[in-house]
RNA sequence: CGGACAAAUCGGUCUAUCGCCUUUGUUUAAAUACAGGGGAGGAAAGUCCGGGCAACGCAUGGUAAUGCACCCUGAGAAUAUCAGGGGAUGUAGGAAUUAAGGCCUGCAGACAGCGAGUGUAGCAGAAAAUAACAUCUCGUUUCGGCGAGGAAUGGUGAAAACGAGGGGUAAGAGCCCACGCGGUUUACUGGUAACAGUAGGCUGGUACAAACCUUGCAUGUUGAAAGACCAAGCAAACCCUGGAAGAGACGACCAGUUUCGUUGCUUCGGCAAACAGGGAGGGUAGGUUGAUAGAUCCAGACGGUAACGUCUCGACCAGAUAAAUGAUAGACGUUGGAGCGUUUGCUUCGAUACAGAACCCGGCUUAUAGAUUUGUCCAUUUU
Numbered sequence: 001c002g003g004a005c006a007a008a009u010c011g012g013u014c015u016a017u018c019g020c021c022u023u024u025g026u027u028u029a030a031a032u033a034c035a036g037g038g039g040a041g042g043a044a045a046g047u048c049c050g051g052g053c054a055a056c057g058c059a060u061g062g063u064a065a066u067g068c069a070c071c072c073u074g075a076g077a078a079u080a081u082c083a084g085g086g087g088a089u090g091u092a093g094g095a096a097u098u099a100a101g102g103c104c105u106g107c108a109g110a111c112a113g114c115g116a117g118u119g120u121a122g123c124a125g126a127a128a129a130u131a132a133c134a135u136c137u138c139g140u141u142u143c144g145g146c147g148a149g150g151a152a153u154g155g156u157g158a159a160a161a162c163g164a165g166g167g168g169u170a171a172g173a174g175c176c177c178a179c180g181c182g183g184u185u186u187a188c189u190g191g192u193a194a195c196a197g198u199a200g201g202c203u204g205g206u207a208c209a210a211a212c213c214u215u216g217c218a219u220g221u222u223g224a225a226a227g228a229c230c231a232a233g234c235a236a237a238c239c240c241u242g243g244a245a246g247a248g249a250c251g252a253c254c255a256g257u258u259u260c261g262u263u264g265c266u267u268c269g270g271c272a273a274a275c276a277g278g279g280a281g282g283g284u285a286g287g288u289u290g291a292u293a294g295a296u297c298c299a300g301a302c303g304g305u306a307a308c309g310u311c312u313c314g315a316c317c318a319g320a321u322a323a324a325u326g327a328u329a330g331a332c333g334u335u336g337g338a339g340c341g342u343u344u345g346c347u348u349c350g351a352u353a354c355a356g357a358a359c360c361c362g363g364c365u366u367a368u369a370g371a372u373u374u375g376u377c378c379a380u381u382u383u
Base pairs, nucleotide, nucleotide: 002378003377004376005375006374007373008372009371010370012332013331014330015329016328017327018326020039021038022037023036024035025034026033041354045365046364048363049362050361051360052359053223054222055221056220065219066218067217068216069215070086071085072084073083074082075081087111089108090107091106092105093104094103112214113213117212118211119208120207121206133154134153136149137148138147139146140145162180163179165177166176167175181204182203183202184201185200186199187198188197189196190195227289228288229287230286238279239278240277241276242275246260247259248258249257250256263272264271265270296315297314299312300311301310302309303308333352334351335350336349337348338347339346340345
C1' cells in the first nucleotide's frame, strides 16, 4: 500500500420556479386571502416475537391442539430479546501421540430425552442389537464332517458390542490387574451459580426424536377495517291504535252460565292480514374521537466488564385517510473509467443505493450504491 471477513457509524448539500399535508396569527360571507412554524427511515419493509390499548368470551377439573426448550448469573415492562459466563457437539488451524481418545486457539447454532416404550436402519455382511461366517481350542469320527467352548484375530459395512498392555486359559474373554476413556453416583476443595478439579463406589448400554413418543414450561379469541361518540334521515323489519262488536238474559253486584251478532280462521279460550294514522329507531354512507408527550429524544456526570441504570440541563419532533412530505431546471459534493499534465490538478463519459409513516412502543430478521472507524486474517513492496 492492497484484498477478504466481522462489528459500529454515516448514508448527500445548496439555489430558483411551481405545488401538497398540517398548524399558529391576522383577515374574510367562506381554508377567502396573506404571513410564519413543522413535515419519513435505518430499516418507515417482513408482520416473526414481546407489550400497551380495545371488544367479545371465561364455574371448576381434565383431555386435545399449538408453541417454546443446552445450562447459569445478570439486564429489561416483557420476549423466541440483550450482556457476561459455563458445558457438550461440529468445524478450521496448531503442538504432541501406540491406541481409544485427549490438549491449545478461533468460529458456528432448530444442542431437552433413544441408560422409558414402540418403530426404522438400503446394499454388503453370519449377525444391525435375544450376534457367531471364517480362523482359534477341545472332544469325536466312517476323515467328508459332527458336537461343544470362546469372542481375541480376519472379513463386510456409514455404524459390529470400551482402548491398548500384562496376567490367566485347552483356546479365550473386563474373566482378573494397573493405566486410560465414557456414563452414573458419593465426599471434599474452588466458584453467587452453571460448572471445574481431586479421591472413592458402581458400570461399559450402535445410530435416528426436522420418526411416533416422553418430559418441562407457556397459551381464551380477535385486531385501529378494534372500539367510543355526534348530527341528520328513515325501511317491505319492530311497537301502539283503528281496521275488528258488541249487545241482551240469568246472577242483587262480581265471577260464571247462556242467546243473538261479528272481515277471515277457530278446538269457542282466542288469533289475524291488506290498508290507514302515530311512535320508536339500528346498520351503511358523513363527521369527531381513538391518534401521537412517550418504557420519548439530545447533551453531560456518576455506577457497572457489559447489557443497562441513576441524576442534572435542555427539547417538543409527521399525523395524512384514497392517503401530503413532491416535480422541473441548474450548481456543488462523493466516487469509477478514459485522456492530458512534473505535481496540487484539468477535460470528458458515467455512477450516486435500499426504500415511503398509517394506533403506539421494544426487539428480531431481511434489503442497502458509496464513505469512515476499529479488529482479525491473507498477499505484496521497501527497509
Bacterial RNase P class A from a Bacteroidia bacterium, 383 nucleotides, folded computationally. Taxonomically the source falls in Bacteroidia (Bacteria, Pseudomonadati, Bacteroidota). Rfam family: Bacterial RNase P class A. Rfam classes the family as a ribozyme. Its mean pLDDT, the model's own confidence on a scale to 100, is 75.